[in-house]
The prediction has a mean pLDDT of 84. Small-subunit ribosomal RNA, 5' domain from an uncultured bacterium, 510 nucleotides, folded computationally.

Context: one part of a larger RNA
Parts: sequence; structure tokens; C1' cells
RNA sequence: GGAUAAACGCUGGCGGCGUACAUAAGACAUGCAAGUCGAACGGACCAAAUGCUUUGUUUACAUUGCAAGAGGUUAGUGGCGGACUGGUGAGUAACACGUAAGCAACCUGCCUAAGAGAGGGGAAUAACAGCGAGAAAUCGCUGCUAAUACCGCAUACCUUGACUUUAUCGCAUGGUAGAGUUAAGAAAGGAGCAAUCCGCUUUUAGAUGGGCUUGCGUCUGAUUAGCUAGUUGGUGGGGUAACGGCCUACCAAGGCGACGAUCAGUAGCCGGACUGAGAGGUUGAACGGCCACAUUGGGACUGAGAUACGGCCCAGACUCCUACGGGAGGCAGCAGUCGGGAAUAUUGCGCAAUGGAGGAAACUCUGACGCAGUGACGCCGCGUAUAGGAUGAAGGUUUUCGGAUUGUAAACUAUUGUCAACAGGGAAGAAAAAGACAGUACCUGAAGAGGAAGCCCCGGCUAACUAUGUGCCAGCAGCCGCGGUAAUACAUAGGGGGCGAGCGUUAUCC
Repeated sequence: GGAUAAACGCUGGCGGCGUACAUAAGACAUGCAAGUCGAACGGACCAAAUGCUUUGUUUACAUUGCAAGAGGUUAGUGGCGGACUGGUGAGUAACACGUAAGCAACCUGCCUAAGAGAGGGGAAUAACAGCGAGAAAUCGCUGCUAAUACCGCAUACCUUGACUUUAUCGCAUGGUAGAGUUAAGAAAGGAGCAAUCCGCUUUUAGAUGGGCUUGCGUCUGAUUAGCUAGUUGGUGGGGUAACGGCCUACCAAGGCGACGAUCAGUAGCCGGACUGAGAGGUUGAACGGCCACAUUGGGACUGAGAUACGGCCCAGACUCCUACGGGAGGCAGCAGUCGGGAAUAUUGCGCAAUGGAGGAAACUCUGACGCAGUGACGCCGCGUAUAGGAUGAAGGUUUUCGGAUUGUAAACUAUUGUCAACAGGGAAGAAAAAGACAGUACCUGAAGAGGAAGCCCCGGCUAACUAUGUGCCAGCAGCCGCGGUAAUACAUAGGGGGCGAGCGUUAUCC
């Protein structure tokens, strides 16, 4: 000098774009953050038109009851989604990450392309009703019922297993394609007058997303030198989507290590960011990719997929309710509270846009996101006037008392209208409609210098000097150092220098 997720002191006009708990991965009141589908299903409730009927006096009209049920709402069963999005960095020195390869050892819902198919049955169960238990959370028994829920049977282009066999290829185990025999394996309907559409089953290929393996790279300490029994390898078996001590029984005695094993400490990694002429050093906030975690520890279930944040079970700590028998909870989602701290924002608006989930769609949900609010926290831009103006006014400071300086500075004269404020108009962002932002941006008008300057420094380094006070005191200080009676170094004043809505200090990096 540059930089910062900064803080502190003094000061503070406006706008744009960014950014904001680095500390206690401390504890959390309250609200919201993941639902959706009635075009899968049986109910329940509401209910228009219409028909019959009662009454008012006959028409008309009103009214009572019954039927009917367009349409609507939805607790439950069922489907898809809650594995995405969002948060945090505790753990992790590791195939976690980066990079380059491999899988002849693998999976992949929704999506795309293509082939084949959906025949015929069955048994339940929630809802509901009745009874009962409990303070509650909730639960039990009996009975009824539906499905795209569940379970057999048939069929099999096909797939898989076993055996036989042919061709061909390779990278060791082997791979690919074909033929034959045999065994096993499917399915669901809905909407519509219909056409048809949306679904269902099986198979092949793709795409996407993942899983696993390997080479190389990735902090400090030897005042850590030996470490290791599922340990290293083999065989059999099990398990997995898949290879593998991944697990197990037996057998062998191996495996790693001064090219630093093991142990200890520290740490999420990267694209990048800062700095530097570069080499390098430091760093990993924001944005993007990957990983890990979700009160602590453990476990599985479901599923195409699970570290399952707003799922389940168990144990621990904590908080809350309780009729003391028993229950409920998890903000490292968005706001917000307490606490900690030098220190970090609103319990805001909207789904209008982009994106996501469900749905045939209308649409619903979406604290993702889009916006607004707070903070000079950062960067950038603009303003706080412009021109003339000497009696060099007054006042201040200083003085050798002549003057010098503040100083064209002010007054005064003339001018302008950025920004702000006021009034009027008023967007784009949205494909036909639909705009939170927002009466915002922007445009126009009138008025008027009016509403807008401070901070640090002045001994040398280092741009900028005098006076007074103080008297090794009070104090200053980044280093050298100043102060003990003439202090350009302390304090105040005048003057000057620097930067400027900021200026200085502190902390950290180069």
C1' cells in the first nucleotide's frame, strides 16, 4: 500500500448493487416452512332443477311432506410426493474431496423409443354402527362394506434358473449372440355418448441419477517407533443391486512401517477469493459442485431411492401436561425470544415471475423463490451550490505595534436547479386474463440557496507552525522518542495539511 462476513470512537444528505450470529452443533414461547388427487374407492354431510302432495281463496304465487338427485364439501382406505428444496460445519486427515481412469462386479421411480399383453376368481379391512377402557394421548371387542388395497389360478412375445450345444470376441476370472430340453414368473382399472385419452403388467434400448474399485494429490508433531487377531491371505458357506473379512466356520502366518506406520493435535474438501511483477503466501463468508450432520447414542422398517431435519422403535439428558396410572416434544427451515458475545436484521408482503410436488385439468401447496423492511457493513455514483465581488469590512489570532494572517473567504449583486421535499401523470417485468413489488422506477410542473460536512493529523519517518497553559506533573507514543519554566512532540486556540459521507483506531492476511 492492498484486502475484510469485521468491531469500536466521532460524524452522517441521497440512490443503485451486494452483504449481515465468525461466539453457545447453547436452550427455545408463538406462527408458518409438504402436500396433493373425488377422473382409484365405499361412506357421511349440504343441496339446485323437476315430479307427486298439504294449506292459503279458483288461475298465478307462496307454503308442508315425500321422491329425485345436477353440483359441492370432505374424515377414512388407496396412489404419487414427504430421499427434492432449505439449514449447519459438530464430526471427518478419509477414496471425504480434487483430478484421471475402471466395473467382463452393479441398481435406476417418474421421462423417451420400441415389442407383447391384461382371461377368470377369492378372502379381508379401515371408514361406519354398537359396546367397553382411559384424566388425556389413545386403545380393545363384536358386526357390516369398497377399490387402481391384498391373495391364488390361467396365459408367456419375453425374462430368469439348471442342463446340452454352436459361432465369435477378449483383458486373467471370462464376455456377447443363437439353438434345444426343463422349471418358475404378470396385470387394474378410470373419464367420456363415442372416437379417444390417462393409467396397469412384462421385456429391450436410451436418458438421468446413483453405488463400488483404483493411480496421483491433500496440515502439524519423532519431546509419538514400532502397530495389527477379522488382523493379512486361502477354502466352504452366508449376505448384498454388486465386488470384497462385508459376515461366519476351518486352515496358513501373514499385513503395515524412517518413502514416517501407529499415536496425538488441528481441520469439512474444491471451483474460487485476497495479495504479489511473478514464483509464492494466506483463505474457503457470499455464489456453484461434493461430503457429513439434524437434541446425544443405537436400530431397523417402508420404498426405485433413506445421514430418513419438520417418519418409526429403544436408551440417555432436558422441557412440558397429568386425575401419578401414564403421555407429549426436538428451529444446524423462515421470522422471532432468552443466553453467550466487541458484534450481526422483520414474529413483513406475494405466489405476479422462475422453479418444485400432486392433479386430465381448473387449481391447491410452496418462509424455495420474487420483493419490501433494518444496519455507511462493503463497493459504485451524485449532492451539500455557480459566477462576479477589496473598504482587502467587522470579529478572531499574532505582532518587532508599522503590520501580517484568516481572505474572494463573508457581506453584497447576479445565476442555476442535480438530489431531497410538494403537486400531476405513470410503466416494462405477462403468451388471452391474472403484478406482491407499487402509485415504485421514470416523466412533467411550480417554488426556492433554501433541507445536506465532518474526521484525522501538523518533531523525523510524513504533506502541514505559531501563541498561551503546564513544568519528568498532567499527559503523548507505530518506531526513534517528547515533558524537569522560552515544549513546532502534552492541553487549548488561531493557522495549515490529508481524506471526504466519511475519517481515524483495533484485529487478521499478503